Source information:
RNAcentral holds the sequence, with entries from ENA. This is a predicted structure of a 76-nucleotide RNA (transfer RNA) from Thermovenabulum sp. The same sequence occurs in records of 2 taxa. Model confidence (mean pLDDT): 81 of 100.
RNA sequence: GGGCGUGUGGCUCAGCUGGGAGAGCAUCUGGUUCGCAAUCAGAGGGUCACGGGUUCGAAUCCCGUCACGUCCACCA
Numbered sequence: 001g002g003g004c005g006u007g008u009g010g011c012u013c014a015g016c017u018g019g020g021a022g023a024g025c026a027u028c029u030g031g032u033u034c035g036c037a038a039u040c041a042g043a044g045g046g047u048c049a050c051g052g053g054u055u056c057g058a059a060u061c062c063c064g065u066c067a068c069g070u071c072c073a074c075c076a
Base pairs, nucleotide, nucleotide: 001072002071003070004069005068006067007066010025011024012023013022019056027043028042029041030040031039049065050064051063052062053061
């Protein structure tokens, strides 16, 4: 340098053929307990890596960039 894959709450990930942004864990509040753990109920938390384009509408499609992983090539 080239090919492929990945990037979504704090963490691990789902999200189908373009239309509601979600789950588990974690955090906070309350109940239960003498208290803790466990458990039950509820709540908060997201520029969907970044920039642009298409579209009535984009996490999803197109272009470019960045980071990480992997394979290939190069090393005068």